[in-house]
RNA sequence: AAGGAUCAAUCGCCGAGUCUGCAUGUCAGAGCGGGGGACCCAAUUUUUCCGGGGCGAACUCGAGUUUUUCGAGCGGGGCAUCUUCGGCUCCGAGCCCGUCAGCUAACCCCGUAGGCGUUCGAGGACGAUUCG
Numbered sequence: 001a002a003g004g005a006u007c008a009a010u011c012g013c014c015g016a017g018u019c020u021g022c023a024u025g026u027c028a029g030a031g032c033g034g035g036g037g038a039c040c041c042a043a044u045u046u047u048u049c050c051g052g053g054g055c056g057a058a059c060u061c062g063a064g065u066u067u068u069u070c071g072a073g074c075g076g077g078g079c080a081u082c083u084u085c086g087g088c089u090c091c092g093a094g095c096c097c098g099u100c101a102g103c104u105a106a107c108c109c110c111g112u113a114g115g116c117g118u119u120c121g122a123g124g125a126c127g128a129u130u131c132g
Stems, first nucleotide, its partner, number of pairs: 011117004018030004022025001031112006041102001051100001052097004059073005074092006081125006
């Protein structure tokens, strides 16, 4: 000097997961998010068996396979205001209810975690700062 690891602050990312109040709590409220729940409409394959359902982007098909996987379609995120086009890159998990739930006004209930560290280009729009 380069590289690696760790810690703190600022800022940023996935996600609903933020803010305020005090009496600091198994608290209250706002915001955001999710579920249940009529008529009407829809559906009539379910009665423990081919059970069914919810959150979430997290599914389908094909090939292969000891494990590990690969490809396509489709779905989701990132590249630091918004947007269009292009390019690059990453993810497609997990958890829950417990035989039960279509939609659904009124109404009722629940959550407000956890985990991380990006930085390519062109056009348009909006905004900020400085100087005169």

c-di-AMP riboswitch aptamer (ydaO/yuaA leader) from a Planctomycetota bacterium, 132 nucleotides, folded computationally. Of the family's consensus pairs, 96% are formed in the model. It was read from a public genome assembly, where an Rfam model found it. Lineage of the source: Bacteria > Pseudomonadati > Planctomycetota.